[in-house]
SAM riboswitch aptamer (S box leader) from a soil metagenome, 103 nucleotides, folded computationally.
The model forms 97% of the base pairs in the Rfam consensus.
The coordinates come from a structure-prediction model, not an experiment, and the mean pLDDT is 81.
RNA sequence: CAUCAAGAGGGGUGGAGGGACUGGCCCAAUGAAACCCCGGCAACCUCCCAGCAAUGGGAAAGGUGCCAAUUCCAUCAGGCUCCAACAACAAGCCUGGGAGAUG
Repeated sequence: CAUCAAGAGGGGUGGAGGGACUGGCCCAAUGAAACCCCGGCAACCUCCCAGCAAUGGGAAAGGUGCCAAUUCCAUCAGGCUCCAACAACAAGCCUGGGAGAUG
């Protein structure tokens, strides 16, 4: 700096944790983490084509990444809905930020 609402799982070993932290809510003895094998998704690096360029299209052998739930949700700020009206709470939603992940 870019992306994060899409996409993609079987087996073996293992034996109680895991989803980053906190809270919530989930997953897990119908077998968690971790490691190995095979498979898959995607297209950041890479390669090809077009183009002055920006960029667009295509490929998937190689280097990464990923394969429950939106980054599972929230946290900070602002706004909206809800209310007969005003204020506050709760609940729901939107935008931005922060944090994190990957390249």